[in-house]
Molecule: c-di-GMP-I riboswitch aptamer
Organism: soil metagenome
RNA sequence: GAUAAAGCUAAACUCUUCGCGAGAAGGGGGACGGAAAGCCACGGGUCUUAAAGGACCAAGACGGCCGAGCUGCCGAA
Numbered sequence: 001g002a003u004a005a006a007g008c009u010a011a012a013c014u015c016u017u018c019g020c021g022a023g024a025a026g027g028g029g030g031a032c033g034g035a036a037a038g039c040c041a042c043g044g045g046u047c048u049u050a051a052a053g054g055a056c057c058a059a060g061a062c063g064g065c066c067g068a069g070c071u072g073c074c075g076a077a
Stems, first nucleotide, its partner, number of pairs: 001074001008034002013028006032064001038070002042067003045062005
């Protein structure tokens, strides 16, 4: 951080499996998007928790919600 170039990632939707659930993994599909949409639950946020209720505590989910930390491709003026 450019109306440059090379490469990268891959939303919706859908199928299967797993999970109580938020969701996850894989297949199909397709370019919604991304300059860290790479890693990391450290701070905040959102969401889930079967079984009477609840979500303070606790245990979890989301890294494609924001920030911190670590690493990192290309690069003109």